Description:
The RNA shown here (SAM riboswitch aptamer (S box leader)) has 101 nucleotides and comes from Rummeliibacillus stabekisii. NCBI's taxonomy places the organism under Bacteria, Bacillati, Bacilli, Caryophanales, Rummeliibacillus. The model forms 97% of the base pairs in the Rfam consensus.

RNA sequence: UUCUUAUCCAGAGAGGUGGAGGGACUGGCCCUUUGAAGCCUCGGCAGCGGACUAUUAAAGUACUGUGCCAAUUCCAGUAGCGUAAAGCUAGCAGAUAAGAG
Numbered sequence: 001u002u003c004u005u006a007u008c009c010a011g012a013g014a015g016g017u018g019g020a021g022g023g024a025c026u027g028g029c030c031c032u033u034u035g036a037a038g039c040c041u042c043g044g045c046a047g048c049g050g051a052c053u054a055u056u057a058a059a060g061u062a063c064u065g066u067g068c069c070a071a072u073u074c075c076a077g078u079a080g081c082g083u084a085a086a087g088c089u090a091g092c093a094g095a096u097a098a099g100a101g
Stems, first nucleotide, its partner, number of pairs: 001101008013042005021031003025077004043069003048065003051061003073093001078090004
């Protein structure tokens, strides 16, 4: 970096440093000097892979490898239903995990 499969309406933040951006992209709408991103420390959530426990099976623990801790993946983007708006369904894109190349 590409492909495959699964999940994405739940959940979980303080301190230090830093000093203006951030929420993938575009539009919208938000967050932010009452301090953004990044980095460090500690804490937490979750339970995908491994490990362990138990079992007919379903499960469980949170030890380990990841991941995550504003807003549904913040909402929409394409197509269908709908006069339209609202709404619904499927998909695209994206993220994460596991496997393969």